[in-house]
RNA sequence: GGGUGCGUAGUAUACUGGUAUUAUACCUGGCUCCAGCCCAGGAGAAGGGGGUUCAAUUCCCUCCGCACCCA
Numbered sequence: 001g002g003g004u005g006c007g008u009a010g011u012a013u014a015c016u017g018g019u020a021u022u023a024u025a026c027c028u029g030g031c032u033c034c035a036g037c038c039c040a041g042g043a044g045a046a047g048g049g050g051g052u053u054c055a056a057u058u059c060c061c062u063c064c065g066c067a068c069c070c071a
Stems, first nucleotide, its partner, number of pairs: 001070007010024003018054001026042005047063005
């Protein structure tokens, strides 16, 4: 330099045009002498920008970052 794939809560992960899933961590309450375990509840996320569409995490373009392949 050329090509391919990926980017989603703190972390890991599912979904892939129509309200974004789960686990763990975190917070609150219960339990406990206290803490932990356990039980109930809660908050928290689609890399940036643009386009297509009634509607975009999803499709298209570009940029940024990461991984792999070729040279």
The RNA shown here (transfer RNA) has 71 nucleotides and comes from a Candidatus Nanoarchaeia archaeon. The same sequence occurs in records of 2 taxa. It matches the Rfam family "tRNA". Rfam links the family to the GO term triplet codon-amino acid adaptor activity. The coordinates come from a structure-prediction model, not an experiment, and the mean pLDDT is 84. The RNAcentral record of the sequence draws on ENA and MGnify. The organism belongs to Candidatus Nanoarchaeia, within Archaea.